The part of an RNA shown here (small-subunit ribosomal RNA, 5' domain) has 483 nucleotides and comes from an uncultured Campylobacterota bacterium. RNAcentral holds the full RNA, with entries from ENA and SILVA. The coordinates come from a structure-prediction model, not an experiment, and the mean pLDDT is 85.
[in-house]
Context: one part of a larger RNA
RNA sequence: AUGAACGCUGGCGGCGUGCUUAACACAUGCAAGUCGAACGAGAACGGUCCUUCGGGAUGUCAGCUAAGUGGCGAACGGGUGAGUAAUGCAUAGGAACAUGCCCCUUAGACUGGGAUAACAGUUGGAAACGACUGCUAAUACCGGAUACUCCUUUUUAGGGAAAGAUUUAUCGCUAAGGGAUUGGCCUAUGUUAUAUCAGCUAGUUGGUAAGGUAAAAGCUUACCAAGGCUAUGACGUAUAGCUGGUUUGAGAGGAUGAUCAGCCACACUGGAACUGAGACACGGUCCAGACUCCUACGGGAGGCAGCAGUGGGGAAUAUUACACAAUGGAGGCAACUCUGAUGUAGCAACGCCGCGUGGAGGAUGACGCAUUUCGGUGUGUAAACUCCUUUUAACAGAGAAGAUAAUGACGGUAUCUGUUGAAUAAGCGCCGGCUAACUCCGUGCCAGCAGCCGCGGUAAUACGGGGGGCGCAAGCGUUAUUC
Repeated sequence: AUGAACGCUGGCGGCGUGCUUAACACAUGCAAGUCGAACGAGAACGGUCCUUCGGGAUGUCAGCUAAGUGGCGAACGGGUGAGUAAUGCAUAGGAACAUGCCCCUUAGACUGGGAUAACAGUUGGAAACGACUGCUAAUACCGGAUACUCCUUUUUAGGGAAAGAUUUAUCGCUAAGGGAUUGGCCUAUGUUAUAUCAGCUAGUUGGUAAGGUAAAAGCUUACCAAGGCUAUGACGUAUAGCUGGUUUGAGAGGAUGAUCAGCCACACUGGAACUGAGACACGGUCCAGACUCCUACGGGAGGCAGCAGUGGGGAAUAUUACACAAUGGAGGCAACUCUGAUGUAGCAACGCCGCGUGGAGGAUGACGCAUUUCGGUGUGUAAACUCCUUUUAACAGAGAAGAUAAUGACGGUAUCUGUUGAAUAAGCGCCGGCUAACUCCGUGCCAGCAGCCGCGGUAAUACGGGGGGCGCAAGCGUUAUUC
């Protein structure tokens, strides 16, 4: 010094921190939606109309909207550290790239078409989920035209675009150029131990051609050459996420990498691609595997290293809480919706800091206790007693800032005022030396103590108890680890 644990003890507040072990398995709930100002449509709710009070009618009634098509988001945010000794990280450079949303500039948005879900009908299946027929819309999809700038190139040439909506304020769409941001790639230097690991390598090292990528490149393939790395430690093995930092130290250095911040990797295990500006995707898809669950045995479903919570492991680590009020994020013109991010509250002396457990006076130095040379001495102004105060506490009243017109989970919280009454609040370790602090009794190498030296065998300041003292104090000791 600590993300600590254990023992004894425990009054309050503020700010932090809280599975270091099994990247073990997970019941349950929530954690990513949103847009009706893209679209067809109308299952609910509301409205309106009718009513036999049971109910019925109505998608414009410019309210609203389940399911569906479509757009954006879901690649962020949150978790974990298994893997990784270099495809990582830190620092400094580089050229052959991409970049949705955002900003600026220029130009444009012409003309057509065929489908499809929803829906209706038939139908398969236990379910999950489908199949067939028919109907329909779009900012969904596909032609034609045009396009200096764009792309390809054999440079005469060839190819390539668009979408509308609306409450008329606007919001969108297409092409190209620039910017910003973010990301991909390359190089150098640094980055644990081990030689009881000494040789390693065949796409391996380089070239040519082709392919491929957003992009350089053996990135891939064919051919050619035989190279490349290594005692300045290759290759192998073990261990390990890296850094800013943290901790210690006068420094040099050592140890460490919780919380917070940056980067990386992973998402039951292994593999693969799809969509997309961006993933080879934690709460997406497909395949294989292990495990769990459902089944009508034909077949299906799942993935907490998100927030809570459960079992297990362990010396050991919290609530199945409240709110979107603030900050931020997604969608939306907006109103707003969603947000276990976040803000808060709960639990834990786990840590740091602060406060309190009363103050002044008070000697016949009371009683008690301990000791005694029996005179006394110590506890000790300590108590009692007198006067005072009310931090805190309890009760009562008022009551914020955080929000700006409105909107406050926290919360009737913080805070302020009044009333009551010393009232509600002290322990733990040690006292042989190191090391501050001494005596009596018990025990008798026993029982025991102990960090080291060492104590104990009949006068033990070292064991156990009493009295007294010393140290720290809501903590004090012990253990573990680091300097």